[in-house]
Context: one part of a larger RNA
RNA sequence: CUGGGCGUAAAGAGCGUGUAGGAGGCAAUACAAGUUGGAUGUGAAAUCUCUUGGCUUAACUGGGAGAAGUCGUUCAAGACUGUAGAGCUAGAGUAUGGGAGAGGUAAUCGGAACUCCGGGAGUAGUGGUGAAAUACGUAGAUAUCCGGAAGAACACCAGAGGCGAAAGCGGAUUACUGGCCCAAGACUGACACUGAGACGCGAAAGCCAGGGUAGCAAACGGGAUUUAGAUACCCUGGUAGUCCACGCUGUAAACGAUGAAUACUAGGUGUGGGGGGACUGACCCCCUCCGUGCCGCAGUUAACACAAUAAGUAUUCCACCUGGGGAGUACGGCCGCAAGGUUGAAACUC
Numbered sequence: 001c002u003g004g005g006c007g008u009a010a011a012g013a014g015c016g017u018g019u020a021g022g023a024g025g026c027a028a029u030a031c032a033a034g035u036u037g038g039a040u041g042u043g044a045a046a047u048c049u050c051u052u053g054g055c056u057u058a059a060c061u062g063g064g065a066g067a068a069g070u071c072g073u074u075c076a077a078g079a080c081u082g083u084a085g086a087g088c089u090a091g092a093g094u095a096u097g098g099g100a101g102a103g104g105u106a107a108u109c110g111g112a113a114c115u116c117c118g119g120g121a122g123u124a125g126u127g128g129u130g131a132a133a134u135a136c137g138u139a140g141a142u143a144u145c146c147g148g149a150a151g152a153a154c155a156c157c158a159g160a161g162g163c164g165a166a167a168g169c170g171g172a173u174u175a176c177u178g179g180c181c182c183a184a185g186a187c188u189g190a191c192a193c194u195g196a197g198a199c200g201c202g203a204a205a206g207c208c209a210g211g212g213u214a215g216c217a218a219a220c221g222g223g224a225u226u227u228a229g230a231u232a233c234c235c236u237g238g239u240a241g242u243c244c245a246c247g248c249u250g251u252a253a254a255c256g257a258u259g260a261a262u263a264c265u266a267g268g269u270g271u272g273g274g275g276g277g278a279c280u281g282a283c284c285c286c287c288u289c290c291g292u293g294c295c296g297c298a299g300u301u302a303a304c305a306c307a308a309u310a311a312g313u314a315u316u317c318c319a320c321c322u323g324g325g326g327a328g329u330a331c332g333g334c335c336g337c338a339a340g341g342u343u344g345a346a347a348c349u350c
Stems, first nucleotide, its partner, number of pairs: 003322003007304002012318001014201004021194002025088002029084003033081002035077007042069001048066007091191001092188003096183004103177007110154001115149006125136002162169002206248002210244002215242002220237004259317006267295011299306002323350003332343004
């Protein structure tokens, strides 16, 4: 390389938009590039295959025949692919009427709790732990009542529930705004799928220069315990940070450890959204579409398990893997303010 693979053994890119490329619905027509067949030319000799001779045989070698090509020319076929123009509606999209939702951005508002401040009342402890101590408190704490301030997060509702491409999204209201689902089937007429590069989004931590800081809390101070030690686990404090706004970073067990799309392949049972039928009827029941769970047959699987939300049966496209360590390291390139990221070896060794 081929082949074989990618849930857990090595391997699905964190996620999207989309360029080139690849591959692409139904039924006709034309062309004849691919494709198939015929004819013809050429494909030196040697080599190769078959056959028949020569050296005692073989190797070697002579003769004959054949094979050998992404080949040229020409004639034909017209299924499939392609190309051209014209057509269709089942894919895709648009319009119409409904619908659900923590989808996004911004502004405003609300109550509970914690902390702090002021006041009342009150007295000796409070706090903390396995037990203690550090700590706080007669300069009046803790507990309790009233008032005020500030920041952050939104109990119940809440659900294996919903929405989003993923990251993620949860108090209320308003404004702006993205996507999705259902019904009927009006319109366009293959416009569709995938997607190397590219571009965008991307938890937490971290960074830049501002603001903010109630609680929590790396680092750090103190106390104690355990211990061989205890630079920890426990306690009391506590700064970055956590919060906001402009940027940067670009990584996670970014997980369903399962790429995207389409079609097909027993059932059963929940749940969220919509529609239809039946019914006096919102309910119950039946049918159906979209989502989300569990169980389970065939099939698959090394097993575990998966099983219409496939890891089954197929097709298309992309990413990736190829023994363990060395190593996601070194060097170089690119990116970054830095931290570092990305791309990514070899010697050696088992």
A computed fold for a 350-nucleotide part of an RNA from an uncultured bacterium, annotated as small-subunit ribosomal RNA, central domain. Its Rfam family is "Bacterial small subunit ribosomal RNA". Its mean pLDDT, the model's own confidence on a scale to 100, is 87.